[in-house]
This is a predicted structure of a 350-nucleotide part of an RNA (small-subunit ribosomal RNA, central domain) from an uncultured bacterium. The RNAcentral record of the full RNA draws on ENA. The coordinates come from a structure-prediction model, not an experiment, and the mean pLDDT is 88.

Context: one part of a larger RNA
RNA sequence: CUGGGCGUAAAGCGUCUGUAGGUGGUUUGUUAAGUUAGGGGUGAAAUCCCAGGGCCCAACCCUGGAACUGCCCUUGAUACUGGCAAGCUGGAGCGUAAUAGAGGAAGACGGAAUAUACGGUGUAGAGGUGACAUUCGUAGAUAUCGUAUAGAACACCAAUGGCGAAGGCAGUCUUCUGGAUUAUCGCUGACACUGAGAGACGAAAGCGUGGGUAGCAAACAGAAUUAGAUACUCUGGUAGUCCACGCCCUAAACGAUGCAUGCUUGUUGUUGACCUCCUUCGGGGGGCCAGUGACGAAGCUAACGCGUUAAGCAUGCCGCCUGGGGAGUACGGUCGCAAGAUUAAAACUU
Numbered sequence: 001c002u003g004g005g006c007g008u009a010a011a012g013c014g015u016c017u018g019u020a021g022g023u024g025g026u027u028u029g030u031u032a033a034g035u036u037a038g039g040g041g042u043g044a045a046a047u048c049c050c051a052g053g054g055c056c057c058a059a060c061c062c063u064g065g066a067a068c069u070g071c072c073c074u075u076g077a078u079a080c081u082g083g084c085a086a087g088c089u090g091g092a093g094c095g096u097a098a099u100a101g102a103g104g105a106a107g108a109c110g111g112a113a114u115a116u117a118c119g120g121u122g123u124a125g126a127g128g129u130g131a132c133a134u135u136c137g138u139a140g141a142u143a144u145c146g147u148a149u150a151g152a153a154c155a156c157c158a159a160u161g162g163c164g165a166a167g168g169c170a171g172u173c174u175u176c177u178g179g180a181u182u183a184u185c186g187c188u189g190a191c192a193c194u195g196a197g198a199g200a201c202g203a204a205a206g207c208g209u210g211g212g213u214a215g216c217a218a219a220c221a222g223a224a225u226u227a228g229a230u231a232c233u234c235u236g237g238u239a240g241u242c243c244a245c246g247c248c249c250u251a252a253a254c255g256a257u258g259c260a261u262g263c264u265u266g267u268u269g270u271u272g273a274c275c276u277c278c279u280u281c282g283g284g285g286g287g288c289c290a291g292u293g294a295c296g297a298a299g300c301u302a303a304c305g306c307g308u309u310a311a312g313c314a315u316g317c318c319g320c321c322u323g324g325g326g327a328g329u330a331c332g333g334u335c336g337c338a339a340g341a342u343u344a345a346a347a348c349u350u
Base pairs, nucleotide, nucleotide: 003322004321005320006319007304008303012318014201015200016199017198021194022193023192025088026087027086028085029084030083031082033081034080035077036076037075038074039073040072041071042070049065050064051063052062053061054060091191092188093187094186095184096183097182098181099180103177104176105175106174107173108172109171110154114150115149116148117147118146119145120144121143125136126135162169163168206247207246208245209244210243211242215241216240220236221235222234223233258317259316260315261314262313263312266295267294268293269292270291271290272289274287275286276285277284278283299306300305323350324349325348332343333342334341335340
């Protein structure tokens, strides 16, 4: 040294697809590469270790033995791993029959609200605040009624409800389209899991070109407040927010919890299939599968808590951590129009 970890102490890539690689269900046969037993060769000497001896002792030296944990050859063994051959159906996939869903893309349509314009009624205020003021209004506002136009968002339903890999997705309808679940047990026959690189997607803000702009609103201007007020409050208001195409690639991208598989007491909600019993035909009870919540056995945990949706018990593969600061910075590389992103130190200090 053969390591310990990653929900909150440092640490799970934002998410997925997948290359190399690593790992891999079950049966029989074969092979004998790994593995294992015997034998042989080699493993220079010195050194190390053991026994004995020589210098007065020791260091040192001499003799002998052991060791050199390795490599090669050979003869066997065949449980496990691997190779090859032939099978199997439980993993995986396909088929058939159903089901639920804000999953995605495009197009069309709808009503409420808001704003603006025009017209009617109508007259002196309206608006705003803790209180004012800036602001709007006799060139007729605010209020109210009618008509028209515009853009954006979709009240109720709505729910620790649903869908999606994540980001995320909500008015209605149509077209195209991805995935999931259940039942059946028909087909293929291990086709699987993970995944360094790589590729794709990736909120908001931001960028480029061209549109659009009702409301909201960084910046900005003004009014207040205040000692001041580069703020909180108010009146305005431009980028932006919206659309198309192209970039950016980051978030407390969070379950702060990687993916897959198996095993391990339960109780109680809820969503979607299926089976079954009862029914006043509205529905209700029981079972089972798949999701999604709450509480909790054992166990785990430093504690908080987790607890069949594990942070329990195990296996496979990947990513990551190694005191604080310096620093997610400098330099260099890659990417980007830029903003910057990514990869990523050291001196020094404590």